Large-subunit ribosomal RNA, domain VI from Candidatus Methylomirabilis sp., 275 nucleotides, folded computationally. It matches the Rfam family "Bacterial large subunit ribosomal RNA". Rfam links the family to the GO terms ribosome and structural constituent of ribosome.
Context: one part of a larger RNA
RNA sequence: CGUUAGGAUAUUUGAGGAAAUUCGUCUCUAGUACGAAAGGACCGAGAUGAACGUGUCUCUGGUGUACCUGUUCUUGCGCCAGCAGGACUGCAGGGUAGCUAUACACGGAUGAGAUAACCGCUGAAAGCAUCUAAGUGGGAAACUCGUUCCAAGAUUAGAUAUCCAUGAAAAUUUAUUUUCUGAAGAUCCCGGGAAGAUCACCCGGUUGAUAGUCUCUAGGUGUAAGCUCAGUAAUGAGUUCAGCCGAGGAGGUACUAAUGAUCAAAUCCUUUUAU
Numbered sequence: 001c002g003u004u005a006g007g008a009u010a011u012u013u014g015a016g017g018a019a020a021u022u023c024g025u026c027u028c029u030a031g032u033a034c035g036a037a038a039g040g041a042c043c044g045a046g047a048u049g050a051a052c053g054u055g056u057c058u059c060u061g062g063u064g065u066a067c068c069u070g071u072u073c074u075u076g077c078g079c080c081a082g083c084a085g086g087a088c089u090g091c092a093g094g095g096u097a098g099c100u101a102u103a104c105a106c107g108g109a110u111g112a113g114a115u116a117a118c119c120g121c122u123g124a125a126a127g128c129a130u131c132u133a134a135g136u137g138g139g140a141a142a143c144u145c146g147u148u149c150c151a152a153g154a155u156u157a158g159a160u161a162u163c164c165a166u167g168a169a170a171a172u173u174u175a176u177u178u179u180c181u182g183a184a185g186a187u188c189c190c191g192g193g194a195a196g197a198u199c200a201c202c203c204g205g206u207u208g209a210u211a212g213u214c215u216c217u218a219g220g221u222g223u224a225a226g227c228u229c230a231g232u233a234a235u236g237a238g239u240u241c242a243g244c245c246g247a248g249g250a251g252g253u254a255c256u257a258a259u260g261a262u263c264a265a266a267u268c269c270u271u272u273u274a275u
């Protein structure tokens, strides 16, 4: 921009397209059928895997330059104590959320149709025979469906439900053009997000719990500082499962920040009723 007779918001149909389609092992049937024996099934039922794919983070781990702790050298806060900066995040030990695989869950099904090679039934041409010439049955991971996803720009532009409106002014070639108003609705902007490169998507915007702050907490680290005691001291013990953190969760609370601004319709035909 289109979706031809207005403007919107939701929910959909499915022309068409894409994906998937895999392969083992073991057990039972059954040491049965078969076979002199050796050996050893079809059909059917169940279990368990490989690779691949999709999703997820409860578990097992990784990461985790938020976080907690230990520690070396050095500089500073006047000194001690206690802290802070720099040294690859200084180094080292752990680690929440998120992300993640080697972790966890699930998937390939069952089935239908028409067939290939092939196997048949009936059966002539050709008194026989013949699956074929008329007719008719079976038959594969392949084909068409079925399963999952996208999908009306499918220009053949579909369908359903709901919402708003069918006003005003002007011009002219008199059936068209221009302008206004600002309905439903939408956007910019703003607060955010299990959404995200940007865009998009989703939620919220004072008629408000959207984020932060506050309180509590799952969880992480591992027992703070100060003081007291023991020891010449290093250090240890007590106060103290402390202190600090808490991207996760809960509870409320307008305290802080969600301020502001814009776009957007007036159309065609038919029928009925009233004047």
Stems, first nucleotide, its partner, number of pairs: 001153001006164007016150004022050007034039001052107005060101004067094005072087006111145003118138004167180006185263004189205005210257003214251004219245003226239005
The coordinates come from a structure-prediction model, not an experiment, and the mean pLDDT is 85.